[in-house]
RNA sequence: UUCGAUAAAGGCAAACCCGUCGUGAGGCGGGGACGCAAAGCCAUGGGUCUCGCUCCAGAGAUUGCCAGGUUCCCGAAA
Numbered sequence: 001u002u003c004g005a006u007a008a009a010g011g012c013a014a015a016c017c018c019g020u021c022g023u024g025a026g027g028c029g030g031g032g033a034c035g036c037a038a039a040g041c042c043a044u045g046g047g048u049c050u051c052g053c054u055c056c057a058g059a060g061a062u063u064g065c066c067a068g069g070u071u072c073c074c075g076a077a078a
Stems, first nucleotide, its partner, number of pairs: 002078001003075002011036002016031006034064001040070003044067003047062005
């Protein structure tokens, strides 16, 4: 460096419920744990979704959909 234990310590938190903000996708706070070694961070590319009466232009959401970028805890086996 790759890699990732039936290891240790610590961390995050899906569904669902409550409150709140938003037209909405969804966000935030509390409860709660299905999972996660980047489930830390960045909307850069693709995907999906919302608004745009439909479509488009456009404006958004999602990094716990996949890539990419970047930083990081631990150290068995290989």